This is a predicted structure of a 1528-nucleotide RNA (small-subunit ribosomal RNA) from a Fidelibacterota bacterium. Lineage of the source: Bacteria > Pseudomonadati > Fidelibacterota. The prediction has a mean pLDDT of 85. It matches the Rfam family "Bacterial small subunit ribosomal RNA". Its family is annotated with ribosome and structural constituent of ribosome in the Gene Ontology.

RNA sequence: UCGACGGAGAGUUUGAUCCUGGCUCAGGACGAACGCUGGCGGCGGGCCUAAUACAUGCAAGUCGAACGCACUCGACCUUCGGGUCACAUGAGUGAGUGGCGAACGGGUGAGUAACACGUGAGGAACCUGCCCUGAAGACCGGAAUAACCCGAGGAAACUCGAGCUAAUACCGGAUAUCCCCAUCUGGUCGCAUGGCCUAAUGAGGAAAUGUUCAGGCGCUUCAGGAGGGUCUCACGGCCUAUCAGCUAGUUGGUGAGGUAAUGGCUCACCAAGGCAUCGACGGGUAGCUGGUCUGAGAGGACGAUCAGCCACACUGGGACUGAGACACGGCCCAGACUCCUACGGGAGGCUGCAGCAGGGAAUCUUGCGCAAUGAGCGAAAGCUUGACGCAGCGACACCGCGUGUGGGAUGACGGAUCUAGGUUUGUAAACCACUUUCAGGAGGGAAGAAAUUGACGGUACCUCCACAAGAAGCCCCGGCCAACUACGUGCCAGCAGCCGCGGUAAUACGUAGGGGGCGAGCGUUAUCCGGAUUUACUGGGCAUAAAGGGCGCGUAGGCGUCUUAGCAAGCCUUGAUUGAAAUCCCCCGGCUCAACCGGGGAACUGGUCAGGGAACUGCUAGGAUAGAGUUUGGUAGGGGAGAGCGGAAUUCCUGGUGUAGCGGUGAUAUGCGUAGAUAUCAGGAGGAACACCUAAAGCGAAGGCAGCUCUCUGGGCCAAUACUGACGCUGAGGCGCGAAAGCGUGGGGAGCAAACAGGAUUAGAUACCCUGGUAGUCCACGCCGUAAACGAUGAGCACUUGGUGUCGGGGGAUUCGACCCCCUCGGUGCCGUAGCUAACGUGUUAAGUGCUCCGCCUGGGGACUACGACCGCAAGGUUGAAACUCAAAGGAAUUGACGGGGGCCCGCACAAGCGGUGGAACAUGUGGUUUAAUUCGAGGCAACGCGAAGAACCUUACCUGGGCUUGACAUGUCAGUGAAAGCUCCGUGAAAGCGGAGCCCUCUGCGAGCUUGCUCAAAGACACUGUCACAGGUGGUGCAUGGCUGUCGUCAGCUCGUGUCGUGAGAUGUUGGGUUAAGUCCCGCAACGAGCGCAACCCUUGUCCUUAGUUGCCAGCACGUUAUGGUGGGGACUCUAAGGAGACUGCCUGGGAUAACCAGGAGGAAGGUGGGGAUGACGUCAAGUCCGUAUGUCCCUUAUGCCCAGGGCUACACACGUGUUACAAUGGCCGGUACAAAGGGUCGCGAACCCGCGAGGGGAAGCCAAUCCCAUAAAACCGGCCUCAGUUCGGAUUGGAGUCUGCAACUCGACUCCAUGAAGCAGGAAUCGCUAGUAAUCGCGUAUCAGCACGACGCGGUGAAUACGUUCCCGGGCCUUGUACACACCGCCCGUCACGCCAUGGAAGUCGGUAGUGCCCAAAGCAGGUGGCCUAACCUUCGGGAGGGAACCUACUAAGGUAAGACUGGUGACUGGGGCGAAGUCGUAACAAGGUAGCCGUACCGGAAGGUGCGGCUGGAACACCUCCUUU
Repeated sequence: UCGACGGAGAGUUUGAUCCUGGCUCAGGACGAACGCUGGCGGCGGGCCUAAUACAUGCAAGUCGAACGCACUCGACCUUCGGGUCACAUGAGUGAGUGGCGAACGGGUGAGUAACACGUGAGGAACCUGCCCUGAAGACCGGAAUAACCCGAGGAAACUCGAGCUAAUACCGGAUAUCCCCAUCUGGUCGCAUGGCCUAAUGAGGAAAUGUUCAGGCGCUUCAGGAGGGUCUCACGGCCUAUCAGCUAGUUGGUGAGGUAAUGGCUCACCAAGGCAUCGACGGGUAGCUGGUCUGAGAGGACGAUCAGCCACACUGGGACUGAGACACGGCCCAGACUCCUACGGGAGGCUGCAGCAGGGAAUCUUGCGCAAUGAGCGAAAGCUUGACGCAGCGACACCGCGUGUGGGAUGACGGAUCUAGGUUUGUAAACCACUUUCAGGAGGGAAGAAAUUGACGGUACCUCCACAAGAAGCCCCGGCCAACUACGUGCCAGCAGCCGCGGUAAUACGUAGGGGGCGAGCGUUAUCCGGAUUUACUGGGCAUAAAGGGCGCGUAGGCGUCUUAGCAAGCCUUGAUUGAAAUCCCCCGGCUCAACCGGGGAACUGGUCAGGGAACUGCUAGGAUAGAGUUUGGUAGGGGAGAGCGGAAUUCCUGGUGUAGCGGUGAUAUGCGUAGAUAUCAGGAGGAACACCUAAAGCGAAGGCAGCUCUCUGGGCCAAUACUGACGCUGAGGCGCGAAAGCGUGGGGAGCAAACAGGAUUAGAUACCCUGGUAGUCCACGCCGUAAACGAUGAGCACUUGGUGUCGGGGGAUUCGACCCCCUCGGUGCCGUAGCUAACGUGUUAAGUGCUCCGCCUGGGGACUACGACCGCAAGGUUGAAACUCAAAGGAAUUGACGGGGGCCCGCACAAGCGGUGGAACAUGUGGUUUAAUUCGAGGCAACGCGAAGAACCUUACCUGGGCUUGACAUGUCAGUGAAAGCUCCGUGAAAGCGGAGCCCUCUGCGAGCUUGCUCAAAGACACUGUCACAGGUGGUGCAUGGCUGUCGUCAGCUCGUGUCGUGAGAUGUUGGGUUAAGUCCCGCAACGAGCGCAACCCUUGUCCUUAGUUGCCAGCACGUUAUGGUGGGGACUCUAAGGAGACUGCCUGGGAUAACCAGGAGGAAGGUGGGGAUGACGUCAAGUCCGUAUGUCCCUUAUGCCCAGGGCUACACACGUGUUACAAUGGCCGGUACAAAGGGUCGCGAACCCGCGAGGGGAAGCCAAUCCCAUAAAACCGGCCUCAGUUCGGAUUGGAGUCUGCAACUCGACUCCAUGAAGCAGGAAUCGCUAGUAAUCGCGUAUCAGCACGACGCGGUGAAUACGUUCCCGGGCCUUGUACACACCGCCCGUCACGCCAUGGAAGUCGGUAGUGCCCAAAGCAGGUGGCCUAACCUUCGGGAGGGAACCUACUAAGGUAAGACUGGUGACUGGGGCGAAGUCGUAACAAGGUAGCCGUACCGGAAGGUGCGGCUGGAACACCUCCUUU
């Protein structure tokens, strides 16, 4: 440089983030199945389940040239009856003898974990029919037998007897190239046993001369070959250790037997071996391989079709025949099953091809042909062949083709949607033009065959014809994942791979329209690989996520310093051989292409052998000293074991002093004490532990170790030399040590203290607290073997910037010297660089960088469990699953929220005060109850004198009853009627309504007529009647909404841009030091700026000025009045209402960082936001309101609409909220006398005057208002009475009489007068408001309103007290900390109990299965034995013998029986825990200091979580102190 090949992620834990980690998806594949759909062709493939049972047909025959017989055809002769086949010459059929084949081909995968398979070797330990090559031979004889014939038995299958006959059937003899055996000669070869060749002698062993006859085909013996078979070995490939020991023919030897052959293969004897943690033995599963699928690869999974090997043939056993079998379509026996039967007895084996039944989600025709390829027989013709070649069936897979192509916009109709315009379906259709692949019809017509022979098949292919004609579906559309709307449904019906959708607006369910994907298919399900680096060899981890063994010693094993030489096992290289074919890959070629097929190459990553190399590992031999160890001298130490000694303290005992309490707690009580305690003094006893020193210090392997002394003893460190010479590191098993608790035996027992008892606390209190108290704690010996046995960090070695403490040792320099300084080795802390890390953090004591070895992890729960095994006296420990269930469980960090965490700071938050509420009566609202109805809403603060600024009717929404139905109200349409409309009256009735009568004969007028001012009249307006659209709804949903409002809160906060930091969520800014009412301001700072809030700007009030002066004002001037700004005038003042001024920490002093600011002061009407108001950030509460209005949607439509009358909202055992009036003397009553502000007024306010005790009535002036009226303000002040009393307090209630409003005061108004005179004497627990013109107190006004106010909203009058202070309660702000919370503490969450469902353990038993053992019985059969019996060939001396057979016996042995166990499965009354479940019960254990910090081990106890004791841990908050470090 070129070429080839080549690895993608996503969803889901959280409020969000990063990580860990599981689950799930997208891909490919398939002998598939299921659902919907389905035009054609090619090429493959098609019982994966019951190795379940099989009807029927076929699947192995062939040879007359081995042989005899019978029969048919034929031939010849003929005397025509027949005879012959002798001469010549055939063809065929049948069974039989004989030969070859039937051991191949075809099927299946049950068994088998094995030399079964694969790869590679070996056989000097072997066999081999047919075939090929070579050598030699084939002579002489004999006896039978089937068929057949005769007879007999039997239902049948079949059998028996007598007689005849042939052979390439059988037998004897000869011959012997040769073979074999024995003895023996010589030669040669091999790793060994041993092999090969060979001389001699002896013993033994062949045949068919059959057939045709020319050659040949056959036969016999031997040797060789090819192919086939058999045996042996090395290596390789499943799970399980909850299978750890197995083995008696077992391992070996000698001898014998047996086999084709080696061998315990078998037997006798002898020996005691053999196998195994590198996994024997046992259990489970499984045919193996080439290959197939997947994967980037390494791997993983599989072993259909095709090919090689093995095994099997109804189940089990057995042999026979044969070259070959222990034989799928042979035999014998046993067993199960099926069939036939005359009941005596027989027959059978589709895991061959079709086919049937059954099983199952599921897998085909009882087809054609031997034409091809191959097989058997034959000399051949040929015969046979469900092997095979073809066809059939099924979209089962792969591949190819088609269902038309081009034009065509009024963008048609229809559909869907719609904002009503449109959009979309959509060039899609129609329509026009064209084409005919496929299918269809007709004609021609192969290759496959080398002579004959073609099932396929009139097939492939070619030509012609007609018609767009016959040919499209399936899935999906929330994200992953490509594609959206409408309607229906309403946590229902349903969907779902994961996350999750559905509770009235569902892109997630169902349907439709539209869209997306693929397409004769499309989806679903099952399974495999992938993604999954999620078992990590490639390629992971273990401080906190799952994961380091509690610690050491050490066996096997693994790993191991420098150097020399050799070897060559590993390693590298070259070559040979093998790795069957097919498959995969590349190239070329054949079917029109492709799938498919053919040829060639490459590859098969592997094995074996031979040659070469020697760096590294290894081995052998030698050397070295840096690792390791030894030696010498020092040295520190709570290292270990034993013995002795000591003082302080607690308790107890004795005695003294002494008196009423002590003790204990948050507070009590139990307890102790007048029998003398506690306290105190003296003496004594006993046990346990060792204050101070003490430390982040020391020692030890860990657990752990502390008074002092002695004895014994282990290890470390430092310095120095010499020696040994790799002796090392790690360490599966193993062995030892191992806190506390606990166990056994024996002691001991002061204090403490599980259990237990009592007292408290509490709803309870099996606890926390208190008083007691036993095991135990202590000692000796023996067990146990576990802990948060932790640095949650295995051991060893090496390397990699530093700083600073401290312990032990050494050195240097210096010095008189303890110090101090520097260097160094070892230990132990802190901080930090680089690096690492998910982060936190770690950081020469690594969690950095490397190497070696060990242990351990693989989602959560179930489960520190069950079963089994081992250990233990027991408690229990070690090892350690599964079913089932969830989609998470987790780590670190972030932002919030929260804490009975901390710090700082605010607020009438507390405190300090004043006055109330809670008690009374009444008013009012609410709950509850009641009712025909008591309409509805509001519900902690933030509902409850709230909506309602005013329910007798109305209001009114509720109830009862009576009525209306296009409607009480709006718009429109059509038809009819009409005297438009309108008004009055009558009947009935509670009214509404219903029914009726009368008055009024008229409005506009396109036109027409005529009596020219009249009539008619289309149409219009209007009304009525009827029709249709619609009206109407205070009906539902405030959780569909708009708008408005409440609340935190007038709290000081809430954010953004850019930059910076962090992987990120986020942080920074906004934190810090000060300061403020304030994120107000200043300073500092990786931040710099900005926005919404704060403040200011606005209104009002407080001072002054200017302007203006009526209806307001009246100082001065004038007039007038009893009096009054009444009048003229005036603008000075008040006031009114416009505009301005003024206050800004501006000035001074002090503090403070010289700042911000704070404190004080001056001036000023006002001083530090002067007072008050309006103004309410981002947001929170699914807060409130569909009954104010608006509004989506649902619902009602002669009623859930509308009208009317009456009733109800006003009920009343009761409970609560908010108020009013009081309980009195700071008061009540009577009389007198002052002073407001702000409002309102024409359907109104209403003066004066008169009447009435009064409410009020009469009356009418004035006023549309700074003019008149409402309108006397009241408390206050002056005077008087009352004198502590349920009263001259208080006014409820009730009786009577009235007034006013109003159609109407009965239910149900307010007020007045007279009378009545209740409760109540200051309010329990608890609780509210208020910090100054405030609280308190006093009256006045207004809205609503006919009338009705103790409420609401305003107004002014009088006018306080207190605040030390921030510990506490409540709320809030900032910083920080913990968190298992995030719906955010009204959070989360644990356990028992109860109920339902599910899987599972135990269990008296019970029912099977599997493998084995002992014994009994023993078929068939091989082998062996045998008296007697039977017996053609050969021998014979003719008697018999040899040989053979049946029968019997023996050994072995299948099945069977029996006995005791082993392993395993089902089931089981009852029982144990576990999981899940919308709602249940009891408590509150954990998360915050979770309210007693939690957790670990252990022991005891308790309904339960749990509690307590002992020891341990920090994975505990907070505060204080100490120490160290960092910075200055």